[in-house]
RNA sequence: CCGUGCUAGACGGGGAGGUAGCGGUGCCCUGUACCUGCAACCCGCUAGAGCAGGGUUGAAUUCCUGCCCCCGGCCCCGGAUUUCAGGGUCUGACCCGGGUAAGUGGUGUGGACGGCCGGGUCCCGUGCGGCGUAAGCUUGUGAACCCCGUCAGGUCCGGAAGGAAGCAGCGGUAAGCAUGUACUUGCGGGUGCCACGGGGCAGCCUGGCCCGAGCUAACUGUCCUGGUAACGCCUGGGAAAAAGGGUCAAAGGCAGGUGCACGG
Repeated sequence: CCGUGCUAGACGGGGAGGUAGCGGUGCCCUGUACCUGCAACCCGCUAGAGCAGGGUUGAAUUCCUGCCCCCGGCCCCGGAUUUCAGGGUCUGACCCGGGUAAGUGGUGUGGACGGCCGGGUCCCGUGCGGCGUAAGCUUGUGAACCCCGUCAGGUCCGGAAGGAAGCAGCGGUAAGCAUGUACUUGCGGGUGCCACGGGGCAGCCUGGCCCGAGCUAACUGUCCUGGUAACGCCUGGGAAAAAGGGUCAAAGGCAGGUGCACGG
C1' cells in the first nucleotide's frame, strides 16, 4: 500500500412543560432521519440514566470534539396600548344657578335707564241693563152631589092665588193644571267693550310730563356656588406590543480527531 472479517459508534436532533434527576409518550421548532411493543389520576430508568425484541451500516459524505452562524423556545427588564374595580380632591369635562360686561347680537336721539302723575290688571259696594227663576198678571181649562146663577121636565106645600127645594143642560167661579212673558215685585249669577263711590297699588301692561345715553345679558369670554362621575385625572388589579439584556439551541458551514485481527 492492497484485500478480507470485526468492534466502538451511527441509523435524527432540539425547546418548553413535567421530574429529585434523566429519557420517552403528547405540544412546538428544525427538516426526511430502520422495524415492533409499552406510557400522563403516566411509562421506563439512576449519572454508563427509556426498557424489551429484531434489522441495516460501520472507521468515514455518514462517528466524535471545537468554533462560526442561527430557525425556534424560555427567562428578566420594559411598558406603548388596553381592560376591570374604586374615588370625587382640584386646575380639566359636563350640568344647574348667580355675578361681570371685554367681544358678538338685540334695543335706544322716531328718546334708553331713572323719576313724577294717572289709568288698567286685584278687592268691596251701589245704580242701570241683560239673563234665569218665583209670585202677581193674561189666556185656556177646571166640581156627578157635598160651589154660584138661571133652572126645561119631574117633585113638594097650598082649595086657589101663589110659594119652595132642585137633577140634566147652559153660563160662571175656587183650589189646581197648562200657556204667554209685554208689564210689576222679590231673589240669584261663571251676567255687562255700561255708570258711580271706596280700598289697594309689590309686580306687570299702558297714557302724559321731566331728564338726556345708555339699556339688555341670548351667545363667546371671565369669576363664584352647588351637583354629576360618561370622559379626563387619581388609586389598585389584569392583559400586553416595540426597544434592551440573558439562556438553551435544530439545520447548515469550517477545522481537527477516531480502532482490532488475519492474509498478500
The RNA shown here (Bacterial large signal recognition particle RNA) has 264 nucleotides and comes from a Bacillota bacterium. The sequence was found by an Rfam model in a public genome assembly. Of the family's consensus pairs, 93% are formed in the model. It matches the Rfam family "Bacterial large signal recognition particle RNA". By type it is a non-coding RNA gene. About the family: The signal recognition particle (SRP) is a universally conserved ribonucleoprotein involved in the co-translational targeting of proteins to membranes. Its mean pLDDT, the model's own confidence on a scale to 100, is 79.